[in-house]
RNA sequence: ACGUUCUUAUCAUAGUGGUAAUGUAUCAGUCUCCAAAACUGAAAACAGAGGUUCGAUUCCUCUAGGACGUG
Numbered sequence: 001a002c003g004u005u006c007u008u009a010u011c012a013u014a015g016u017g018g019u020a021a022u023g024u025a026u027c028a029g030u031c032u033c034c035a036a037a038a039c040u041g042a043a044a045a046c047a048g049a050g051g052u053u054c055g056a057u058u059c060c061u062c063u064a065g066g067a068c069g070u071g
Base pairs, nucleotide, nucleotide: 001070002069003068004067005066006065007064011023012022013021018054026042027041028040029039030038047063048062049061050060051059
C1' cells in the first nucleotide's frame, strides 16, 4: 500500500428494515443482629458523518480505531 473482517450499557455478547434484549457489574429496596446469598426495582448503549428508504443497529459510501492476511 492492497484485501477481508469487527466496532451495541462497566464488561461479555444477542439483535439480517418497524419494540434496542440477556448475563454480569453499579445503585436503591425487601430479607438479616450485620454481611453474603436470594428476590424486586432503577439508571445506563447502536464508533463518527453522509446517502437509500415511509422508516436504518441492520443496506451503501467515506472517516476513525482494532484484528487477520498478501506483497
Record summary:
Predicted 3D model of a 71-nucleotide RNA (transfer RNA) from Bernardetia sp. ABR2-2B. Taxonomically the source falls in Bernardetia (Bacteria, Bacteroidota, Cytophagales, Bernardetiaceae). Model confidence (mean pLDDT): 85 of 100. Rfam family: tRNA. Rfam classes the family as a transfer RNA.